[in-house]
RNA sequence: CAGCGUGUAUGAGGGAGAUCGGGGAGCCGGGCUGAGAGGAUGGUCGCUAUCCACCAUCGACCUCGUGAACCUGCUCUGGGUAAUGCCAGCGAAGGGAAUACACGGUGGUUUAUG
Numbered sequence: 001c002a003g004c005g006u007g008u009a010u011g012a013g014g015g016a017g018a019u020c021g022g023g024g025a026g027c028c029g030g031g032c033u034g035a036g037a038g039g040a041u042g043g044u045c046g047c048u049a050u051c052c053a054c055c056a057u058c059g060a061c062c063u064c065g066u067g068a069a070c071c072u073g074c075u076c077u078g079g080g081u082a083a084u085g086c087c088a089g090c091g092a093a094g095g096g097a098a099u100a101c102a103c104g105g106u107g108g109u110u111u112a113u114g
Stems, first nucleotide, its partner, number of pairs: 001107002004104007011064004017032001019030004023052002026045001039058006070095003076089004
């Protein structure tokens, strides 16, 4: 000096499904997949049943270019399931969010000493 690995800090990106029972204001509990299945606060909307939602901030978790975290294609194809974005394909597809510092070991080069 180069590139590699690990860690830290700050920052950025992202998803939260399907189902059964109870309950009736937006709630409670069980089993499925998963890292995570909406934990807290506030706001909007809503008021009795084809409903129990939406948004913002914070938190947990995952990912940040060697990028399948996540989105689109997808009301897709095959398999399986009580059911599902469950598994596989599609997929070398199209998109997709990073900098700094420290440490470790590797390689190259130069210098000094022997």
Molecule: TPP riboswitch aptamer (THI element)
Organism: Chloroflexus aurantiacus